[in-house]
This is a predicted structure of a 76-nucleotide RNA (transfer RNA) from a Bdellovibrionales bacterium. The sequence is in RNAcentral, with records from ENA. It matches the Rfam family "tRNA". The family's RNA type in Rfam is transfer RNA. About the family: Transfer RNA (tRNA) molecules are approximately 80 nucleotides in length. Taxonomically the source falls in Bdellovibrionales (Bacteria, Pseudomonadati, Bdellovibrionota, Bdellovibrionia).

RNA sequence: UGGGGAGUGGCGCAGUUGGUAGCGCAGCAGACUGUUAAUCUGUUGGUCGUCGGUUCGAGUCCGACCUUCCCAGCCA
Numbered sequence: 001u002g003g004g005g006a007g008u009g010g011c012g013c014a015g016u017u018g019g020u021a022g023c024g025c026a027g028c029a030g031a032c033u034g035u036u037a038a039u040c041u042g043u044u045g046g047u048c049g050u051c052g053g054u055u056c057g058a059g060u061c062c063g064a065c066c067u068u069c070c071c072a073g074c075c076a
Base pairs, nucleotide, nucleotide: 001072002071003070004069005068006067007066010025011024012023013022019056027043028042029041030040031039049065050064051063052062053061
């Protein structure tokens, strides 16, 4: 330098054809228990890497850029 993958709550991930952003764990509250743990119930938390574009409507489509991983190339 070129090609490709990934970026979504604190963490790990899903989101199929553009139409209200979800699951598990963690956290908080409660129940249960002599207490803790376990179990059960409820619940908070993200506007989706950034900036633009298309659209009535974008996590999803398009462009540029940022971070990271893989492959190739160049120099040494």